[in-house]
RNA sequence: AUCCUGAAAAGGCUUACCCGACUGAAAGGCGGGGACGCAAAUACCCGAUCUAAGGGGCAAUAGCUCUAUGGUUGAGGGGGUGCCAGG
Repeated sequence: AUCCUGAAAAGGCUUACCCGACUGAAAGGCGGGGACGCAAAUACCCGAUCUAAGGGGCAAUAGCUCUAUGGUUGAGGGGGUGCCAGG
């Protein structure tokens, strides 16, 4: 250097849930707590999915519907990059 194995040592990320006088139209995000878990629970692309401010259509007393440029993806996929330990 390359390949294989690996949640167990040091590290890393953080589910559910809780708090916020933060942020957003909302979905959500952010911060703090928390730690179920994860050997890629890292980034990108696609798919799936959530929301509908704005825009379109229908209606006509104020609703209905479509739409992402806004989100989520930790029980979807793809190729890429990568820490540590052992072989």
Molecule: c-di-GMP-I riboswitch aptamer
Organism: Pseudomonadota bacterium